RNA sequence: CACUUAUCCAGAAAGACGGAGGGAAUAGGCCCUAAGAUGUCUUGGCAUCCUGCUUCAACCCAUUAUCGAAGCGUUGUGCCAAAUCCUACCACAUGAGAUGUGUGGCCCAGAUAAGUC
Numbered sequence: 001c002a003c004u005u006a007u008c009c010a011g012a013a014a015g016a017c018g019g020a021g022g023g024a025a026u027a028g029g030c031c032c033u034a035a036g037a038u039g040u041c042u043u044g045g046c047a048u049c050c051u052g053c054u055u056c057a058a059c060c061c062a063u064u065a066u067c068g069a070a071g072c073g074u075u076g077u078g079c080c081a082a083a084u085c086c087u088a089c090c091a092c093a094u095g096a097g098a099u100g101u102g103u104g105g106c107c108c109a110g111a112u113a114a115g116u117c
Stems, first nucleotide, its partner, number of pairs: 002116007013043005021032003026088004044080004049076001052072005058066001084109001089105006
């Protein structure tokens, strides 16, 4: 890189550096930004996917282990503007109609975690 599975409407600060664009890709919107954004570093925090620990319950002749639930937050990791910022694929409803509006969907794409190779 690829494949599989799961989740993605919640949550989370400040300082320093730096100096112009940025919000994944393409397009249309909308937003952030010289009152200093994006990014890098430091400290702090959020999450509970992995790991660790505790409790409960199930199973079990016993021991060990396994499965499930709740909690803590050690480890690994990710994250700390806006729903993955919204839409672009489909279906339904609505509407005179639309490239409109609303709802839903493993429609496409993306992100994160674990596993496999």

SAM riboswitch aptamer (S box leader) from a Flammeovirgaceae bacterium, 117 nucleotides, folded computationally. The organism belongs to Flammeovirgaceae, within Bacteria. It was read from a public genome assembly, where an Rfam model found it. It matches the Rfam family "SAM riboswitch aptamer (S box leader)". Gene Ontology term of the family: regulation of gene expression. About the family: The SAM riboswitch is found upstream of a number of genes which code for proteins involved in methionine or cysteine biosynthesis in Gram-positive bacteria. The model forms 97% of the base pairs in the Rfam consensus.